c-di-AMP riboswitch aptamer (ydaO/yuaA leader) from Cohnella lupini, 137 nucleotides, folded computationally. Lineage of the source: Bacteria > Bacillota > Caryophanales > Paenibacillaceae > Cohnella. The model forms 96% of the base pairs in the Rfam consensus. Rfam family: c-di-AMP riboswitch aptamer (ydaO/yuaA leader). Rfam's curators write: This family represents a conserved RNA structure found upstream of the ydaO and yuaA genes in Bacillus subtilis and related genes in other bacteria. The coordinates come from a structure-prediction model, not an experiment, and the mean pLDDT is 81.

RNA sequence: CAUAUCGUACUGCUUAAUUUCCGGAUUUCCGGAAAGCGGGGGACCCACAAUUAGGGGCGUAUCGGUCUGCAAGGACCGUAGGGAACCAUCUAUCCCGAGUCCGUCAGCUAACCUCGUCAGCACUGGAUGGGUCAAAG
Numbered sequence: 001c002a003u004a005u006c007g008u009a010c011u012g013c014u015u016a017a018u019u020u021c022c023g024g025a026u027u028u029c030c031g032g033a034a035a036g037c038g039g040g041g042g043a044c045c046c047a048c049a050a051u052u053a054g055g056g057g058c059g060u061a062u063c064g065g066u067c068u069g070c071a072a073g074g075a076c077c078g079u080a081g082g083g084a085a086c087c088a089u090c091u092a093u094c095c096c097g098a099g100u101c102c103g104u105c106a107g108c109u110a111a112c113c114u115c116g117u118c119a120g121c122a123c124u125g126g127a128u129g130g131g132u133c134a135a136a137g
Stems, first nucleotide, its partner, number of pairs: 011122004018035007036117006046107001054105001055102004063078006081096004086130006
């Protein structure tokens, strides 16, 4: 000097998953209370012909095809849809396109009831318009 790994801090990204306070632990955590942000159940009216081929919820994550395997599954190619750094639109490029819960049961749904607030990362090009901050005057 360069590269790799680990830890911490700052700044940011996906996500509803953040902030404040109290107590205990003693950097990352645990318990509790609020605010904020999300989800579910639940009338009249309306809607629906639906119930073993069970049905339904959270989520962008749905629907096809190829190969392999006795099957379960595995490996791929596409695709509805979704994400990329102040915001919106256009464009380019890159990436995701999972998983899981309820347990025979749920349409919408005011009042009302109830639940969650995890986890994983370092993708941030260009143009137009609109904002914000700083400096100078």